[in-house]
RNA sequence: GGUUCCGUAGCACAAUUGGUAGUGCGUCAGACUCCAGAUCUGAAGGUUGUCUGUUCGAGUCAGGCCGGGAUCA
Numbered sequence: 001g002g003u004u005c006c007g008u009a010g011c012a013c014a015a016u017u018g019g020u021a022g023u024g025c026g027u028c029a030g031a032c033u034c035c036a037g038a039u040c041u042g043a044a045g046g047u048u049g050u051c052u053g054u055u056c057g058a059g060u061c062a063g064g065c066c067g068g069g070a071u072c073a
Stems, first nucleotide, its partner, number of pairs: 001072007010025004019056001027043005049065005
């Protein structure tokens, strides 16, 4: 350099055909406990890498850019 795949919460990942962005772990608070752990309940936390386009509507489709992986040279 060519081809191809990926980028979503602190971490690991979902999101069916384009139609309210969720789950587990973690964090915080409460219950329980002498205290803590475990368990239970609740809460916070997101510019879906970035810019633009298509659309009534984009995590999802198209293009550019950035970053990472695989492969070929």